The RNA shown here (small-subunit ribosomal RNA) has 1494 nucleotides and comes from a Bdellovibrionales bacterium. The source organism's lineage runs through Bacteria, Pseudomonadati, Bdellovibrionota, Bdellovibrionia and Bdellovibrionales. Its Rfam family is "Bacterial small subunit ribosomal RNA". Rfam links the family to the GO terms structural constituent of ribosome and ribosome.
């Protein structure tokens, strides 16, 4: 402190994921010790069982042991002891202290403040009192009832229980009177009369009670500012409500209550309502500012089955009190009773999940008591439990044959690896023994659950004690099997389809450690709600537009306050906790102690700069007057002309009209054209302008009348009056509504004609609402500058509107200034870039409005607006990992320019039709081996398939093998055979021959072992090779410079070339790999040589045969020759182009060979190699025989033809190039001929193949299926071979098919080219119409680049990048998900109404009763019961409201390799597209109308 992810690469917007921390956690492996902490977050669900609240005889009265001692007449007795204790009355406790977090958004909690508006038991301090009396009820005692709780009635009794009187200093009431304070309501002191109320004893010598008053302290109560979650798809709430007065009540103020009055009272600074939550100290997290949180610990508040209540008391409206009521549950003898663990354990239940029905009151508190002391599941301890947090340990030195084994390998090694075994060593620790605290304290004693703990200290032992996740990237760590898109992984990006570092295992590695990981949560990262600290032209964002209330903000200056702000000081802000210092536990964690800090609220004292109130004053903001201006600003009447159509009437005659073409339409009933009149409606050409005006939507003929607003001068005035605006409120294009006109053109919808696979469209002919008007309604657009308003400032250049001034002038013609509006550029600057830039999207200030990841959706739902369409306000579930901006490089484009190419053109001559080769496809077979599949497969691998080839089938054989090497053991020794049996061969048996050297070494069989062998697989694992764009001119590189970057430049720009060829210019400057040239080989020509070539001349011949000679031609070395080199012309004085001259050849002379960087997962494991994978008595290898040659059939490349430019006879001439010894084969000789026989020569410039053939001369055929054609058949042969049937060429007789020049379509070819002719070779026994070479003969055409194809370059568009054979959008079918409507059904919360009316408290009645007090002795006050009222909990009925579940059926939406149907959108996307309406259509959509360039 930042990383993966969007894309071919890039920047940015953004979202989505990780690395970090925590934890009351779970969960899976896995576990040695110990301290310290912690441990039902789920059902505030139900609870067996025991235990948590008592105490006190020193308040009472009655009842009362024991054990031990003494005595004792043995009966007892006495003391223990009126103790111990069981239950009453009576006093205090029980409102403490433990538990939970349901409710509650509240003065319920924080804070800070009031109580002059209260209370306080026990505690402390202080004064004063503590006299006199009565009368009764428990316990008892008898008696009743009941199954039990339990109760009735009579009686008798005591107190610190209860009543009464007395005494009142001060306490309370009511009244007046002074003094002080005051918030003016009151409150405090002081005197005075009046008036009302007190007590309790106990015990044994000293103390404790009780009574009244003051005063503390400690708790408690009530009120008040500030602060405290979400929702406006809750906007109005509210009658005891607001407030007065009187009354009541309360400890206390108070509508807290009740009469009566009055009508108020809260709320957008958010009332009401709806959801959620116990608040807090503080805990976690962050740099902070923030976020989340609210377990243990402490503090408040609220509950205690669920609701109501009210008793008692200082204090509850009371967890372990008590009435009612209602659900449970348990008892019952059916008449009735009983209970509440959200105290401690523990049970079921529910959960992923959460502990023993333990010890002790030793120590802290806590009740009670005078006090021992009882009592305390508060608390101290202990058990469980890696759930946290901290600390310790599984051993420490030394050891290299780098041991065994794993793993791995390129077979050398490497690596687990000093690790291990081995030697020396410790004892943290376990075990055992021995010894031993502290926690205990305030005179002594006594007391220890924890605990024989903690600790010492001895002996033994290395010996009981290591695991988990990960190792593609982020992210530290890598290999080998095994799977094969299966299995499975996965936080995110993503892995698996035969060589997976991503699955699963092993080795070996990283991290952490008694842990590890995962899983949930919450912070952080996320500056991804931005106060710190975000944004809005185009990524998500500026309301259409104005006016304007509240609100926010606000100009200069004087005086005042002093709220805000700022300083100081004081009070609080609990303790814990965080954070510093110190200290105790062996250390840490934990624990004590100090101190800081708690940025906060009160209060107060003081300063006045800014803000803010208040006061006076200014003129710049802002307005008013005056004078001039411009203008399609509005709004109403009235008017003009051209045009379109209708319609009268003339002319006139066959067409018009549309359109790519066409029809449909309209015309002999006269159209169109054309001339004259009429009529009506609707828009206003030119002017006309990147001109004006309006706030925007918008606004054009011409005049006139009402009218807003701006601007521009100079001065006068007013005195901040401003600016910006939530709600509201107005206006609002164009469509569409309503009601009435009114319709000429135009034209949704509709019809029809076209086009079309189809055309619900685009085109064309009609045409209806509608456009027009009046007067309502809608309220919305790409309503756009996709840019709110206001104000200030910041270089400038150049247009053009409207004004003002200066100068000069005939003229405001021009020039300068300057204001207000309106364009273009462009500087800092900003921007992610594009851009923007005084009209800012620079710099700043002030209000407003809107973003927060795509989609789902501007959708449901709800609510407000409208007649309706519909708007407006606005979700959630679910689902992706991206969605998106700008600019980059490609690629495309039915975009655009430039340019090339047998690419068209323009010619030749094919091919498509026939026959026949061949190859291919399918089809048949046992098998028809494999491969090659668009240009770039298809006479291809194959330069030659009868066996052999051969890989295929069938059948028969062999298993270390046909071939290689090598090792063990064995045996022979090698080979050879016209032999012989069997056999279809292979083979396999019998024979025959032959048979080494031991000196180096060699040869064979047999058995075992490693291995061999595979034309088996996979060219998508791969090397070599080659094809292809494409012999096309391109692809780079290095410094340099530009951009934030991918990148760009240079390589583009002007020429010019076959060429990125060269020139020039230019932020470039060079540079390599293509181009070109260097190479071969033709065409000239020199020179050298001349033999097998060659012969001019000399001889000599049938023959260049021979002598001779090497001029020639030829041969084959060496050289020369061509370079725009020279002239001209044109270009930019260049490159270069034209055209000339010489020259064999002229501008690359022809031909070849050469093949940039890549693309095509192109092609090929069957050339060759080669990884993996498979086979091994078989997918190997032999062998026969068969098949690769089948054949309804389609392509494809060829040969031959269709004839007279021919075909046939006969004659006759002229090459080049290459082959030849298992070859070529002359001459002869034969044979109609293939061919034989025989035989010379050549190992080849020497023989030989070999004759070239079109050609030429001469004869026939005479337009026919022929004297064309040769197919196919029938006989006869011939030659190669072991072998000719399946299957070979050729020869000869005989046959004599189809075919008369070929549909749509399609191919070569630009010159010695095409045609068109023969001749040679590889391959080869034999086989060639193929293929690869050579010559003879030898043309036609190319205006010229519009079109069709292909490539090149710039450019411009994209939503393509797998790159147009790409992207991609709708309905439909089909699964699955979530959700909306919906007859309705069914539940949960509330709100009004009516009923009901248990306990209760108040109030009232005087019907019964009644001890204390009074009494006239009758009663009477005063209690209780009991009636009544009033409120009032369940619970019952009704109407709403909401919020849920669920619903036949139904509607849209989301996902989801490989369904249907079109093709709407990205390119001009093939009709530009999109936006808002409107109508229409299976869908995408089409069309109408207005807008908007995105």
């Nucleotide at each position: 402190a930042g990383a993966g992810u969007u894309u071919g690469a890039u920047u940015c917007u953004g979202g989505c994921u990780c690395a970090g921390g925590a934890c009351a956690a779970a969960c899976g492996c896995u576990g040695g010790c110990g301290g310290c902490g912690u441990g039902c977050u789920u059902u505030a669900u139900a609870c067996a069982u025991g235990c948590a609240a008592g105490u006190c005889g020193a308040a009472c009265g009655a009842g009362g042991a024991a054990a031990g001692c003494u005595c004792u007449u043995c009966g007892g007795a006495g003391c223990g002891a009126g103790u111990a204790u069981g239950a009453g009355u009576g006093g205090c406790g029980c409102a403490c202290g433990g538990g939970u977090g349901a409710g509650u958004a509240a003065c319920a909690u924080g804070u800070g403040g009031a109580u002059a508006a209260u209370c306080u038991g026990c505690c402390u301090u202080u004064u004063a009192g503590u006299g006199g009396g009565g009368g009764a009820c428990a316990a008892c005692c008898c008696g009743g009832g009941g199954a039990a709780a339990c109760u009735c009635g009579g009686g008798c009794u005591a107190a610190u229980a209860c009543c009464c009187c007395a005494u009142a200093a001060g306490a309370c009431c009511a009244c007046g009177g002074c003094a002080u304070c005051u918030g003016c309501g009151g409150a405090u002191g002081c005197a005075g009369g009046g008036g009302u109320a007190a007590a309790a004893g106990a015990u044994u010598u000293a103390u404790u009670g009780c009574u009244a008053a003051a005063a503390g302290a400690u708790g408690a109560g009530u009120c008040c500012g500030c602060a405290u979650c979400c929702g406006a798809u809750u906007a109005g709430c509210u009658u005891g409500u607001u407030g007065g007065u009187g009354g009541g009540g309360u400890a206390a103020a108070g509508g807290c209550c009740u009469a009566c009055c009055a009508a108020g009272g809260c709320u957008a600074u958010g009332a009401u309502c709806g959801g959620u939550a116990g608040c807090u100290g503080g805990u976690c997290u962050g740099a902070g500012a923030g976020g989340a949180u609210g377990a243990c610990c402490a503090g408040c508040c609220a509950c205690a089955c669920u609701g109501g209540g009210a008793c008692u008391g200082a204090g509850a409206c009371a967890c372990g009190g008590c009435c009612c009521a209602g659900a449970c549950u348990c008892c019952u003898a059916c008449g009735g009773g009983a209970g509440g663990c959200a105290g401690c354990a523990g049970u079921a239940g529910g959960g992923a999940a959460u502990a023993u029905u333990g010890c002790g009151c030793a120590a802290u508190g806590g009740g009670c008591g005078a006090a021992a002391g009882c009592c305390u599941g508060a608390c101290g301890c202990a058990g469980c439990g890696a759930c946290g947090c901290c600390g310790c340990g599984u051993g420490a030195g030394u050891g290299a044959u780098g041991a065994a084994g794993g793993u791995u390998u390129u077979c050398g090694g490497a690596u687990u690896g000093u690790a291990a075994a081995g030697c020396u060593c410790u004892g943290u620790g376990a075990u055992a023994g021995g010894g031993g605290a502290a926690c205990a304290a305030g005179a002594a004693a006594g007391u220890g659950a924890g605990c024989g703990u903690a600790c010492c200290c001895u002996a033994u032992c290395a010996g009981a004690a290591a695991g988990g996740a990960c190792c593609g990237g982020c992210u530290a760590a890598c290999u080998u099997c095994g799977u094969g898109c299966c299995a499975g992984c996965a936080g995110c990006c993503g892995c698996g389809g035969u060589a997976a570092u991503a699955c699963g295992a092993g080795g070996g590695g990283u991290c952490c450690u008694a842990g590890c990981g995962u899983u949930g949560u919450u912070c952080g990262g996320a500056u991804u709600u931005a106060u710190u600290g975000g944004g809005c032209g185009u990524a998500a964002a500026g309301c259409g537009g104005g006016u304007g209330u509240a609100g926010g903000u606000g100009g200069u200056u004087u005086g005042g306050c002093a709220a805000g702000u700022c300083a100081g000081a004081a009070g609080u802000g609990a303790a814990a906790g965080c954070c510093c210092c110190a200290g105790g536990c062996u250390u840490a964690a934990c624990c004590u102690g100090g101190g800081a800090a708690g940025u906060g609220c009160u209060u107060u004292u003081g300063a006045u700069a800014c803000u803010g109130c208040u006061u006076g004053a200014c003129u710049u903001g802002a307005g008013u007057g005056u004078a001039g201006g411009a203008g399609a600003g509005g709004c109403u009447g009235u008017u003009g002309g051209a045009a379109u159509u209708c319609u009268u009437g003339g002319u006139g005659u066959a067409g018009u009209g549309g359109u790519g073409a066409a029809a449909u339409a309209c015309g002999u009933a006269g159209a169109u054209a054309u001339c004259a009149g009429g009529a009506g409606g609707a828009a206003c050409a030119u002017c006309g302008g990147a001109g004006a005006g309006g706030a925007a939507g918008c606004u054009g003929g011409g005049c006139a009348g009402c009218u807003g607003g701006c601007c521009u001068a100079a001065c006068a005035c007013u005195g901040a009056c401003a600016c910006u605006c939530a709600g509201a409120c107005c206006c609002g294009a164009a469509a569409g509504c309503g009601u009435g006109g009114g319709g000429a053109g135009c034209a949704a919808a509709c019809a029809g004609g076209a086009u079309u696979a189809g055309a619900u469209a685009c085109c064309c002919u009609g045409g209806u609402a509608g456009u027009c008007c009046a007067c309502g309604u809608c309220g919305u657009a790409a309503a756009c500058a996709a840019u709110g308003g206001a104000c200030a400032c910041u270089u400038g250049u150049u247009g053009u509107u409207g004004g003002a001034g200066g100068u000069a002038u005939u003229g405001a013609c021009c020039c300068c200034u300057u204001c207000a509006g309106u364009g273009a550029c462009g500087u800092a600057g900003c921007u992610a870039a594009c851009g923007c830039g005084u009209u800012a999207a620079g710099u700043g200030u002030c209000c407003c409005g809107c973003c927060u990841g795509g989609g789902g959706a501007g959708u449901a739902c709800g609510g407000u607006c409208g007649c309706a369409a519909g708007a407006u306000u606005a979700a959630a579930a679910c689902u992706c990992a991206a969605a998106g901006a700008a600019a980059u490089u490609g690629a495309c484009g039915g975009g655009g320019g430039c340019c090339u190419g047998c690419a068209c053109a323009a010619g030749c001559g094919g091919u498509g039709g026939a026959g026949c080769a061949u190859g291919u496809g399918g089809u048949u077979u046992a098998a028809u081996u494999c491969g090659a599949u668009g240009c770039a497969a298809c006479g291809c691998g194959a330069a030659g398939a009868a066996c052999c080839u051969u890989a295929c089938c069938u059948g028969g054989g062999u298993u270390u093998g046909a071939c290689a090497u090598g090792u063990a053991c064995u045996g022979g020794a090698a080979g050879c055979u016209u032999a012989g049996c069997a056999g279809a061969g292979a083979u396999g048996c019998u024979g025959g021959c032959g048979c080494c050297u031991u000196c180096g070494g060699g040869c064979c069989g047999g058995u075992a072992c490693a291995c061999a062998g595979g034309u088996g697989c996979u060219g998508c694992a791969u090397g070599g090779c080659u094809g292809u764009c494409g012999u096309c001119a391109g692809c780079u590189c290095g410094u340099g410079u530009c951009g934030u970057g991918a990148g760009a430049u240079g390589u583009u720009g002007g020429g010019u070339u076959a060429a990125g060829u060269c020139c020039c210019g230019c932020a470039a400057c060079g540079a390599g790999c293509g181009c070109a040239a260097c190479c071969c080989u033709u065409a000239c020509a020199a020179u050298u040589a001349g033999u097998u070539g060659c012969c001019a001349g000399c001889a000599u011949u049938u023959a260049g045969u021979u002598g001779g000679g090497c001029a020639c031609u030829c041969u084959a070395g060496u050289u020369g020759g061509a370079c725009u080199g020279c002239c001209g012309a044109c270009u930019u004085u260049a490159a270069g182009u034209c055209g000339g001259a010489g020259g064999a050849a002229g501008g690359c002379g022809g031909g070849g060979a050469u093949g940039a960087c890549g693309u095509c997962a192109a092609g090929u494991c069957c050339u060759c190699a080669u990884g993996g994978c498979c086979u091994u008595u078989a997918u190997a290898u032999c062998c026969a025989g068969g098949g690769c040659u089948a054949c309804a059939c389609a392509c494809g490349u060829g040969c031959u033809a269709c004839a007279a430019u021919g075909g046939c006879c006969g004659a006759u001439a002229c090459a080049g190039a290459g082959u030849g010894a298992u070859g070529c084969u002359a001459a002869g000789g034969u044979g109609c001929g293939a061919g034989c026989c025989c035989a010379a020569g050549c190992c080849a410039a020497u023989c030989a193949c070999a004759a070239a053939a079109a050609g030429u001369c001469g004869g026939u055929c005479u337009a026919a299926g022929u004297u064309c054609g040769g197919a196919u058949u029938g006989g006869a042969g011939u030659c190669u071979g072991c072998a000719a049937u399946u299957c070979g060429a050729c020869u000869c007789c005989a046959u004599g098919a189809a075919g008369u020049u070929g549909g749509a379509a399609u191919c070569g070819c630009u010159a010695g080219u095409a045609a068109u002719c023969g001749c040679g070779g590889a391959u080869c026994a034999g086989c060639a119409u193929g293929c690869c070479g050579c010559g003879g003969u030898g043309a036609a055409u190319a205006c010229g680049u519009u079109c069709c194809c292909a490539g090149g370059c710039c450019u411009u568009g994209u939503a393509c990048a797998c790159a147009c054979c790409g992207c991609c959008c709708g309905u439909c079918a089909c699964a699955c998900c979530a959700u909306g409507a919906a007859a309705g059904u069914u539940g949960g919360u509330u709100a009004c109404u009516c009923u009901a009316g248990a306990a209760g408290u108040c109030g009232u009645u005087u019907u019964g009763u009644u001890a204390a007090c009074c009494u006239u002795c009758g009663g009477g006050a005063g209690g209780c019961a009991a009636g009544c009222g009033c409120c009032c909990a369940a619970g019952g009925a009704g109407u709403g409201a909401u919020c849920g579940a669920u619903g036949a059926u139904u509607g849209g939406g989301g996902u989801g390799a490989a369904g249907u149907c079109g093709u709407a959108a990205c390119a001009a996307g093939g009709u530009a597209g999109c936006c808002g309406u409107a109508g229409g259509g299976g869908a995408a959509c089409c069309u109408g109308c207005g807008g908007c360039u995105g």